c-di-GMP-I riboswitch aptamer from a Nitrosomonadales bacterium, 81 nucleotides, folded computationally. Its mean pLDDT, the model's own confidence on a scale to 100, is 79.

[in-house]
RNA sequence: CCCCGCACUUGGCAAACAUACUGAAAAGUAUGGACGCAAAGUCUCCGGCCUAAGGGAAACUAUGGUAGCGGGACCGCGACA
Numbered sequence: 001c002c003c004c005g006c007a008c009u010u011g012g013c014a015a016a017c018a019u020a021c022u023g024a025a026a027a028g029u030a031u032g033g034a035c036g037c038a039a040a041g042u043c044u045c046c047g048g049c050c051u052a053a054g055g056g057a058a059a060c061u062a063u064g065g066u067a068g069c070g071g072g073a074c075c076g077c078g079a080c081a
Stems, first nucleotide, its partner, number of pairs: 004078002012037002017032006035068001041074003045071003048066003054061002
């Protein structure tokens, strides 16, 4: 440096749920809480999925979300071998 992500140790993140706040909603944030995670770190570029305020007669529609759905980009951690 590359592959790889098993064991131990030390740390990290935090699903559901509860409370409060924000939001039209999806959802987000804070505190508690741990289902899980070796990129569950960052970014909506691509596909998927959720919502539909606004638009539309209706069907539907993202400029709103989801990075803990997958791909991609960027940047990182790790003992032995």